[in-house]
Description
Model confidence (mean pLDDT): 78 of 100. The RNA shown here (Bacterial RNase P class A) has 379 nucleotides and comes from a Gemmatimonadaceae bacterium. Its Rfam family is "Bacterial RNase P class A". By type it is a ribozyme.

């Protein structure tokens, strides 16, 4: 260099002529000027601001799950540990493969000794571990030798789960002794529990010690433990102006009754024929605000590994309300074809605001960063 992957950023620009929304100014004209859609405006998945309802507490529901941090806050981001999983580099190995260390990706990462559950098929057995194929048969029993002692066989009792199968997974793993034959039955190491030092804010790492020791796995299975949580939503809410029938009927009540606070219960607070609940009928659907100046956005500078944070200086970038940026031209960008060259042709992706921000997760023509794996060449 070229290939594959994953990952992050742009993703148009600029003039002009007519036409659109908004705002500002005036000499109030169909004048100037000044601004007009996203990195995802998408999904409706978080998590806040804002509004209304609420005095309040408890359960219950919901969410979140390594540790330190950042933030307004989050299920997000930043750094760490730990597992996993690639690849280098050294060590060992005949090989398979294992340790170490470092690069890269990657974890829906709390508890399985507090209980309950599930784990098809296969297979003896998926947990109270009943034995397919097997290995013993010391001991008692059977058979043949032998007076007898005892020696032989065969597998009856009986003993075994180390060896074979089966599986994703079968009483921890390798070794050695031991035994009739095995078996943590006993060592030795490796792994687990449990206790201490030592490092580290901590998850964690590392040492010694002791214990033969709770057979696996699932908890995006009930459940347990920790921490966090009020409900509803801009069709939230506020004002104005009109207009009908401030309408008819039914329920509720003295220490309880409606009603308000998602539930449910304590318990507060309103209200007293009043208020509210319920059905039946009528009327109106219009105006105007919420509605854009922000946890904002650049540049500089300090801290910080980082994500971020202070300080200083500067800037106002859509607010439609049935819903605004459209059309023509020119030139610059990128990419592809053709041509010796000029130059010509042809493409330019996802997709478009609705109270606003923060993040997540889809979707994306082309370009450019970077990382990781290979392939080639060169030094």
């Nucleotide at each position: 260099a070229c290939c594959a992957c994953c990952a992050g950023c742009c993703g148009g620009a600029c003039g002009g002529u007519c036409g659109c929304g908004a705002g500002u100014g005036c000499u109030c004209g169909u004048c100037a000027c000044u601004c007009g859609a996203g990195g995802a405006a998408a999904g409706u998945c978080c998590g806040g601001g804002c509004u209304c309802c609420a005095a309040g507490g408890a359960c219950a529901g919901g969410c979140u799950g390594c540790c330190a941090g950042g933030u307004a806050a989050c299920g997000c981001c930043u750094g760490g540990g730990c597992g996993c999983u690639u690849c280098a580099u050294g060590c060992g190995g005949c090989a398979a493969c294992g340790c170490a260390u470092g690069g890269g990706g990657u974890g829906a990462c709390g508890g399985a000794a507090a209980g309950u559950g599930c784990c098809g098929c296969a297979g003896a057995a998926a947990a109270u571990a009943c034995a397919c194929c097997g290995c013993c048969g010391a001991u008692g029993g059977c058979c043949g030798c032998g007076c007898a002692a005892g020696c032989g066989g065969a597998u009856c009792a009986g003993g075994c789960a180390a060896g074979g199968g089966u599986g994703a997974a079968a009483a921890g793993g390798u070794g050695c002794g031991g035994u009739a034959a095995g078996a943590g039955c006993g060592c030795a190491c490796c792994g687990c529990g449990c206790c201490g030092c030592u490092g580290g804010c901590a998850a964690c790492a590392g040492c010694g010690g002791u214990g033969g020791c709770a057979g696996g796995g699932c908890a995006a299975a009930c459940c347990c433990c920790a921490g966090c949580u009020g409900g509803a939503g801009c069709a939230a809410g506020g004002c104005c102006a009109a207009a009908u029938a401030g309408g008819c009927a039914g329920c509720g009540a003295g220490g309880g009754u409606c009603g308000u606070c998602c539930g449910c219960c304590c318990g507060a607070c309103a209200a007293a024929g009043a208020c509210g609940c319920u059905g039946c009928g009528g009327g109106u659907a219009g105006g105007c605000u919420g509605c854009u100046g922000g946890a904002g956005c650049g540049c500089a500078u300090g801290g910080g590994c980082g994500a971020c944070c202070g300080u200083g200086c500067g800037c106002c970038u859509a607010g439609a309300g049935a819903a605004a940026u459209g059309a023509c031209c020119g030139u610059c960008c990128c990419g592809g074809g053709a041509g010796c060259a000029a130059u010509c042709c042809c493409g330019g992706a996802c997709a478009g605001g609705a109270c606003c921000c923060g993040g997540c997760u889809u979707a994306c023509a082309g370009g450019c960063u970077g990382g990781u794996g290979g392939u080639g060449g060169u030094u």